[in-house]
Molecule: small-subunit ribosomal RNA
Organism: uncultured bacterium
RNA sequence: AGAGUUUGAUCCUGGCUCAGAACGAACGCUGGCGGCGUGCCUAACACAUGCAAGUCGAACGAGAAAGCCCUUCGGGGUGAGUAGAGUGGCGCACGGGUGAGUAACACGUGGAUAAUCUACCCUUAGGUCUGGGAUAACUCGGGGAAACUCGGGCUAAUACCGGAUGAGACCACAGCCGGCAACGGUAGUGGGAAAAGUGGGGGACCUCUUCGGAGGCCUCAUGCCAAAGGAUGAGUCCGCGGUCCAUCAGGUAGUUGGAGGGGUAACGGCCCACCAAGCCGAAGACGGAUAGCUGGUCUGAGAGGAUGAUCAGCCACACUGGAACUGAGACACGGUCCAGACUCCUACGGGAGGCAGCAGUGGGGAAUAUUGCGCAAUGGGGGAAACCCUGACGCAGCAACGCCGUGUGUGUGAUGAAGGCCCUCGGGUCGUAAAGCACUGUCGGGACCCAAGAUGGGGGAACAAGAACAAUACCUCGUUUCUCUGACGGUAAGUCCAAAGGAAGCACCGGCUAACUCUGUGCCAGCAGCCGCGGUAAGACAGAGGGUGCAAGCGUUGUUCGGAAUUAUUGGGCGUAAAGCGCACGUAGGCGGCUAGUUAAGUCGGGUGUGAAAGCCCGGGGCUCAACCCCGGAAGUGCACUCGAAACUGUCUAGCUUGAAUCUCGGAGAGGGUGGCGGAAUUCCAGGUGUAGAGGUGAAAUUCGUAGAUAUCUGGAGGAACAUCCGUGGCGAAGGCGGCCACCUGGACGAUGAUUGACGCUGAGGUGCGAAAGCGUGGGGAGCAAACAGGAUUAGAUACCCUGGUAGUCCACGCCGUAAACGAUGGAUACUAGGUGCUGCGGGUAUUGACCCCUGCGGUGCCGUCGCUAACGCAUUAAGUAUCCCGCCUGGGAAGUACGGCCGCAAGGCUAAAACUCAAAGGAAUUGACGGGGGCCCGCACAAGCGGUGGAGCAUGUGGUUUAAUUCGACGCAACGCGAAGAACCUUACCCAGGCUUGACAUUGAUAGAACCUGGUGGAAACACCGGGGUGCCCUUCGGGGCCUUGAAAACAGGUGCUGCAUGGCUGUCGUCAGCUCGUGUCGUGAGAUGUUGGGUUAAGUCCCGCAACGAGCGCAACCCCUAUCGUUAGUUGCCAGCGAGUGAAGUCGGGCACUCUAGCGAGACUGCCGGUGUCAAACCGGAGGAAGGUGGGGAUGACGUCAAGUCCUCAUGGCCCUUAUGUCUGGGGCUACACACGUGCUACAAUGGCCGGUACAAUGCGCUGCGAGCCCGCGAGGGGGAGCUAAUCGCAAAAAACCGGUCUCAGUUCGGAUCGAAGUCUGCAACUCGACUUCGUGAAGUCGGAAUCGCUAGUAAUCGUGGAUCAGCAUGCCACGGUGAAUACGUUCCCGGGCCUUGUACACACCGCCCGUCACACCAUGGGAGUUGAUUGCUCCAGAAGUCCGUGAGCCAACCGUAAGGAGGCAGCGGCCCAAGGAGUGGUUGGUAACUGGGGUGAAGUCGUAACAAGGUA
Repeated sequence: AGAGUUUGAUCCUGGCUCAGAACGAACGCUGGCGGCGUGCCUAACACAUGCAAGUCGAACGAGAAAGCCCUUCGGGGUGAGUAGAGUGGCGCACGGGUGAGUAACACGUGGAUAAUCUACCCUUAGGUCUGGGAUAACUCGGGGAAACUCGGGCUAAUACCGGAUGAGACCACAGCCGGCAACGGUAGUGGGAAAAGUGGGGGACCUCUUCGGAGGCCUCAUGCCAAAGGAUGAGUCCGCGGUCCAUCAGGUAGUUGGAGGGGUAACGGCCCACCAAGCCGAAGACGGAUAGCUGGUCUGAGAGGAUGAUCAGCCACACUGGAACUGAGACACGGUCCAGACUCCUACGGGAGGCAGCAGUGGGGAAUAUUGCGCAAUGGGGGAAACCCUGACGCAGCAACGCCGUGUGUGUGAUGAAGGCCCUCGGGUCGUAAAGCACUGUCGGGACCCAAGAUGGGGGAACAAGAACAAUACCUCGUUUCUCUGACGGUAAGUCCAAAGGAAGCACCGGCUAACUCUGUGCCAGCAGCCGCGGUAAGACAGAGGGUGCAAGCGUUGUUCGGAAUUAUUGGGCGUAAAGCGCACGUAGGCGGCUAGUUAAGUCGGGUGUGAAAGCCCGGGGCUCAACCCCGGAAGUGCACUCGAAACUGUCUAGCUUGAAUCUCGGAGAGGGUGGCGGAAUUCCAGGUGUAGAGGUGAAAUUCGUAGAUAUCUGGAGGAACAUCCGUGGCGAAGGCGGCCACCUGGACGAUGAUUGACGCUGAGGUGCGAAAGCGUGGGGAGCAAACAGGAUUAGAUACCCUGGUAGUCCACGCCGUAAACGAUGGAUACUAGGUGCUGCGGGUAUUGACCCCUGCGGUGCCGUCGCUAACGCAUUAAGUAUCCCGCCUGGGAAGUACGGCCGCAAGGCUAAAACUCAAAGGAAUUGACGGGGGCCCGCACAAGCGGUGGAGCAUGUGGUUUAAUUCGACGCAACGCGAAGAACCUUACCCAGGCUUGACAUUGAUAGAACCUGGUGGAAACACCGGGGUGCCCUUCGGGGCCUUGAAAACAGGUGCUGCAUGGCUGUCGUCAGCUCGUGUCGUGAGAUGUUGGGUUAAGUCCCGCAACGAGCGCAACCCCUAUCGUUAGUUGCCAGCGAGUGAAGUCGGGCACUCUAGCGAGACUGCCGGUGUCAAACCGGAGGAAGGUGGGGAUGACGUCAAGUCCUCAUGGCCCUUAUGUCUGGGGCUACACACGUGCUACAAUGGCCGGUACAAUGCGCUGCGAGCCCGCGAGGGGGAGCUAAUCGCAAAAAACCGGUCUCAGUUCGGAUCGAAGUCUGCAACUCGACUUCGUGAAGUCGGAAUCGCUAGUAAUCGUGGAUCAGCAUGCCACGGUGAAUACGUUCCCGGGCCUUGUACACACCGCCCGUCACACCAUGGGAGUUGAUUGCUCCAGAAGUCCGUGAGCCAACCGUAAGGAGGCAGCGGCCCAAGGAGUGGUUGGUAACUGGGGUGAAGUCGUAACAAGGUA
């Protein structure tokens, strides 16, 4: 610090997800030790049991027992003034727990208290005098089950009460000083108000004495009283700060204030009566939800965000609610009273209780510990002290819950052991890892020894000192010494012994993200944080081997922060991605021109106080280190006070004119409103003319018209709208505004001077305006026209088209308040190159004037620099650079929806969520592909022609069907006379049957033998069994080896078995189409572009020109082959012109090589030449010459790629499968089936023909298990026979159409030949299934072929025959060859295919694409809902416990007064105010649930259509 994920790719926007850190955690697997921490986050749920607050005899009275000792046996002593209890004092308000409540002065921070209190403690200066009456304990009696309680009697105090005194304090009055004020200080007069003793010691002296002593007195200590001060603690008040919801907008009657009173420690409506009517609120009152607050903690670079366990500060609470008492302090966790719920006891009459103290139990929960030890330490309460109490605390126990430390060994050790895994079978890896050898001893185990925490505390003794004192007692302190005191714990540490011995797991390994293979599985099982894996070769599932990471832990889950600049103060945006309110006016608020002064609020600087401790950070120190702990420092961005500065902002003052405004003059304008006027047109009405149609459409029909339409003319009615002018012209804030005239009226602009003097900008709420449609009332209604009707179209057509047609459109008044209300761009101001239009007003120059030219201001367009932008684009009219103000956005869907509220007559509008769901949704641009987009251009693509197919019969292939099998593959073009250049057996892969199992075939191979030839039996054969003959050749180191056959066992063979979607190779196709790319440069953030586009031209990305491109490669072309002309060389087997010979004829012979021909080498054609056109080009057109002319004709040659195209059955090959069978051999059958359908062909339908006869002219080829002549036989197929030929020599071999002659005469024929019968021939082991051919006979369909469809542009189509491969035989197929030999092309609108450019796109599996809505089904969440059921709360009443207060107090009463009657004072009781629970009624808010119902979301395959994306077929 980033990464993954939207796309074919790119940039951007934007969400989701991950890597990090953390935790009071939990869960899974695993687990050696120690240290330090931490441990009910849930039910503030309920609690058994024990403990958690007592202490003081030096405040007081009383006062046991057991035990022991003594005893006269009565008792005494001791225990003991002890225990236990009581009065009294202090404490119990601390410590400990919890976080329910609380949004509050509760907390934090800083102040105030001149508005206060403070027990114990400290300091100061004083006092502590004198009386009195009770009461518990105790005792006696009574009630009760108990808890407890009543009455009589006795008694003490530091308990209670009276009196005295009292500086000061307090109260009243008046004075002075100070203060902003309430008030503080000071002194004066008057008034009322205090106390308690106890303990130690004591020489004299005094009193009393029961003679023991007690007291006075002195003294010390400690208490007590009043006062002042301090310290500590507490109360109260104030400024500021820290949650959410405005779908909570108004709240409030003690409410706000006054003055009086009450109350409190204290201010105050805190409370009360009276008076006034205020007070709070958009800077968020009131209401609702949630929550203890803080120091801190976690995270983060920080700012922030989240959090508030442990520790510390504060607050609140103590079963729930209410209340007071006591007290310095409480409205009191382990106190009281009352009410309620719950639990327990009960004798049913009554009682008891409160773990949110420590343990512990149940319950809840994913989940959180021992009913431990000790007061040794620290701290607290009481006490003079000893000491007692202390679940505070110190320790131990449990838990890997966290942090930290440490170990599980170390060295050496290569035959790289065995074994596992992988393997290309060579090896690699686990791996120096192990074993082995040599060592060490941490932890754990055993034994021994033994701290610190205690230099502390207590007690005794001695000595010394000190205060006060009469004192050497007492008391205090010090020193020495003796002694007692440790829960942890025989713990830490240490020493010794033995022993490598007891101690490693977990997760992950597709990318992010470090780490890879095998096997299994086969969209199954499963994984998954996101993207996504799995459908037979899974690095993603599961296992294994190996590896990576961390390690006594590792993972998972949950939560928080981070990454996230994804709420943006630091630090974001709003033209098109989410986002500018439709527009204006304007309130609050925010912001604001120039000059001078003032002030010091903001701002800046200094100082002071505070910002607790702990924590974080830095330094140092202590545990062996660390965690942890200790000491010191720094920091603590804050708040307050104070001193200063005065630039800036603010305040105030005085000015200024440039912002703003006003006045004057002027012109422009569909600016607004009202009234009037006008003509054209449509429609309607009346009349005239006139006749059969009109209208409408792609074509029609509905419709109108013989009752006279349409057309045309005249007249009239009525409503609406204003053609031309009209213009990216004008005006207006926007919506919007268009005939002409008049009136009323708003704004902007220009010019000139003058005036005011910042009067300005923006604008939350608010108010107004606001297209169309719509609504209400009343008019109006020509045309147009939702709805509706009809006609068409269509599969349907509730549409598009047509004919009609009502609301509405128009007017008046009133609503509605929305639009793609758009420049998808808020307003204002300033600044920042230009160019060029239009419009309004001015100035200058010039002119008679108008133009032209220069220039200023306002408006409105286009282009464009800088700059900005993701890009597109914007660009002085900014989307640039800045300032100010407002509005708005934060992933998509659900949804602008629900609920609530406000508005509206309604329709609806404004405001505006969530559950759930997805990993995207989106913007701009790029390359393709596509378009019922455009342009240009090709092609037998159409057109123009010729001949076919589709109809018939047959052949052949395919589908289908059939079958034991009909082997398999090929399926639009680009499968279907294809693989098959040839299935009777074989082939053959299929079926049936019979055999074989190292095999038909290969390698290794023990053994035996040459090989080989041959007979018999069984059998369909394979094969099995039984024989016979024969014994070799080569090499040799003489052992043997090789060739060939047999052959045990084992490795292995074999497979036309599967996967062409695992592959190689080969092939088809687009397409012989003209394209496909690269390097460098340039442009672009980038994908990419440029080049390759453009203008011409070409068959061509062919060439030329231009051009930020310049070059290059694969393609095109050329080079190669055949063919057309000529030359040359050569001349047999070819040829024969001339010469000779020769025949019935014949290159037959001599001879020759001229010609033809053969086959080598050359020439030739290049737009080279001429003319024209063309850009001085390329090129095209025409011409000349030429055998050939513009690639002459043909062939070979197939770019980058596409189709997961075809082929595992040519071959090769990974993987899988079979192995006495899916291998192999054999016989037979099948591949040849046949209702039918299709493709490709053949033959025909005839006279351009058939048949008969005759006569010509080819080329390519092939031939030795071959071609086979002449000759003979057969009607023929063919047979016999065999010359010649290894072929320019011989043979196949006859070419056929053609031509000549004859015949047939339009018919199912002398056409056509299928089918069938008979007889044959040939090949072959064998023609039954199932060959070809011959002869004779038979003589089917068919008379030119529907829709549709194919080929061909010249030696082509058509037509005629010939040859070859395969092959024993078998061709209508295939591949070649020549003969005869046409027609047509105007042209590119259309169909198909293709190329280039451009355009749109929501497509990219690329239009066979994408995609919408209803319906049906399943699931999910949610709204409404008659209701129903909870929670909470307001208001109005009823009721009223306990209790304070007030009143009363006839009953009762010790202290004081009082000769006693009473009084003062008090208590009970009663009444009253207030008031908790409870009850009644009526509202609000918020949950659960509900028949039914609404839409929404999701789901592999459903139904119906085709809405959108291309002009998406109606933009």